About this RNA:
This is a predicted complex of two RNAs, RNase P RNA and transfer RNA, with 442 nucleotides together. Its mean pLDDT, the model's own confidence on a scale to 100, is 76. Rfam match: Bacterial RNase P class A. The family's RNA type in Rfam is ribozyme.
RNA sequence: AAAGUAGGAGGAGCAGUCGCGCUUUAGCUGUUUAGGUAAAGUGAGGAAAGUCCGAGCUCCGCAGAAUCGAGGCGCCCGGUAACGCCGGGGCGGAGUGAUCCGACGGAAAGUGCCACAGAAACUAUACCGUCCGUCACAAGCGGAUAAGGGUGAAAUCGUGGUGUAAGAGACCACGGCCGGCGACAGAGAUGUUGUCGGUGGGUAAACCCCGCCUGGAGCAAGGCCAAAUAAGGGAAGAGGAGUUGAUUCGCUCCGCUGUUAUUCCCGGGUGGGCCGCAUGGAACGGCCGGGCAACCGGCUGUCAAGAUAAAUGACUGCUGGCUUCGUUAUCGAGGUUCACAGAACUCGGCUUAUCUCCUGCUUUCCGA
RNA sequence: GGGCGAUUAGCUCAGUUGGUUAGAGUGCUUGCUUGACAUGCAAGAGGUCACUGGUUCGACUCCAGUAUCGCCCA
Numbered sequence: 001a002a003a004g005u006a007g008g009a010g011g012a013g014c015a016g017u018c019g020c021g022c023u024u025u026a027g028c029u030g031u032u033u034a035g036g037u038a039a040a041g042u043g044a045g046g047a048a049a050g051u052c053c054g055a056g057c058u059c060c061g062c063a064g065a066a067u068c069g070a071g072g073c074g075c076c077c078g079g080u081a082a083c084g085c086c087g088g089g090g091c092g093g094a095g096u097g098a099u100c101c102g103a104c105g106g107a108a109a110g111u112g113c114c115a116c117a118g119a120a121a122c123u124a125u126a127c128c129g130u131c132c133g134u135c136a137c138a139a140g141c142g143g144a145u146a147a148g149g150g151u152g153a154a155a156u157c158g159u160g161g162u163g164u165a166a167g168a169g170a171c172c173a174c175g176g177c178c179g180g181c182g183a184c185a186g187a188g189a190u191g192u193u194g195u196c197g198g199u200g201g202g203u204a205a206a207c208c209c210c211g212c213c214u215g216g217a218g219c220a221a222g223g224c225c226a227a228a229u230a231a232g233g234g235a236a237g238a239g240g241a242g243u244u245g246a247u248u249c250g251c252u253c254c255g256c257u258g259u260u261a262u263u264c265c266c267g268g269g270u271g272g273g274c275c276g277c278a279u280g281g282a283a284c285g286g287c288c289g290g291g292c293a294a295c296c297g298g299c300u301g302u303c304a305a306g307a308u309a310a311a312u313g314a315c316u317g318c319u320g321g322c323u324u325c326g327u328u329a330u331c332g333a334g335g336u337u338c339a340c341a342g343a344a345c346u347c348g349g350c351u352u353a354u355c356u357c358c359u360g361c362u363u364u365c366c367g368a
Numbered sequence: 369g370g371g372c373g374a375u376u377a378g379c380u381c382a383g384u385u386g387g388u389u390a391g392a393g394u395g396c397u398u399g400c401u402u403g404a405c406a407u408g409c410a411a412g413a414g415g416u417c418a419c420u421g422g423u424u425c426g427a428c429u430c431c432a433g434u435a436u437c438g439c440c441c442a
Stems, first nucleotide, its partner, number of pairs: 001364010012319007020043007028035002045340001049351002052349005057218004070214005075089005090104001091102004105209002110207002112203003127149002129145006157175006176199010222275004232266005241257003245253002281303001283302008321336006369441007378394004387425001396412005418434005
C1' cells in the first nucleotide's frame, strides 16, 4: 500500500428571523364547555420500522392446583424481571489467517419415507466377474461367493495377514465408530485413558420419544360521561302456569309443552368528550468498586415529545462534511444542506434499512 | 395502532405422506374449414413457482427473513 476481518463513536454544529404542537403562569371574552393573546419551558430515532420473541398493564376464563390436547424451545455454565436474548466455554464445520457459522437432545424405543439408476436402499439379495459340479476346458443348467467392476446423494467399518476351490469380521493384529462400567482433569458440557461387548446407512426444519416452558385476547385492551338504543328475526331462559309419571290425596321431585322478566347474537341506530397517557422507574448520565465478560453493587446528578388526521418546519449567515474545477505541498472558487428514515400505552431484545469517521488484528506485496 | 391471510403462464385458478418432466380453462400464434368472418377442428409457443438464505441426496411443497397486495377491529 492493497485485500480482508472484528469492534467502537456520531447521526452535522452554532447564531438570528418567521411558523407549528404541548405544558405552566398571567390576564381577556364567555353562564358553562371553551376560544384566542402574552411570557417562560419543551419538542423524534438508532433504527421511532418489521410486529419476530419476552414482559409490565387491562379485560375475559379457570379457580389456591393437576392431567389431556395444542404450540414453542433443546450442548454446558453464568447474566437477566423474563426470553427463542446476551456473555464465556465445549464440540462440529468453513477459511492460509485474523475470524466466522451451527434449530448443537434421541435414528441402538417404535412407525414412515429414500424418486431415477442399480442385483440389492436395510433385510434380504448374484447383473458382470471369480470358483466348484455336470459336460468336451465352450454354451447352457445347478451351486458357492460381497474380494474386484458397475449404479447411486448414500452399498454392509478400513488396512495388512491367516484361511479357502474361490472368498468373506469367518478368524487374527492395528486402527475407526457406537454402547456399558470405571480412573484422572474440569463447576459442567467435555477431554484423556483402561476394560468389556458390538460393527446396527440417511432423514426428527417426517410422525414420534425424552426434558423444560406457555390459559386466551389485546390500549380500537378497558373504565366513565354524553348521544343513540325504532321495527323485525334467532338462541338461552330463574320464577310462575299447564300436563305426564313416581304413590290414593296433598307436599315434593323428574320429564315434556308453550310463555314472561332478564341476558346474548343479528339487524338497524349513534359515533362526541374525559381517563388509561407521559415518563419517578426492571429509568437515564457520571464516578468508584467486583467480575475474563454479559452484568451487578455503592455514591451522586437529572425528571428530559404527547398529537388524534395527527406538531417537531422553513429561510439567512458562519463552521464542518461530501463533491466538481484550477493549483506544487497548500490554498481558492462553485455546487450540495445531503443516507435510512417520522414517535402514537410503555419497557428489554432480535431482525431488517442506511451515511460518515476512528481503532485493533490477519494475509500478501513493496521499500529501508 | 393492533390482529390475520395471500403471492404459480398475459388473466382466473389446480398442484400432499418433498421425487425425475409444474398442469387446466381462457387469451395469443400457425394451419384446416368458409367466397370472407364468427363458430368448430388440429398443432404450437408462453413459467426466475414474489424475492433471499437455510434443512435435505433432492424444495412450488419444510423453516427463517424481506417485498407487495388484501381482509378484520370501537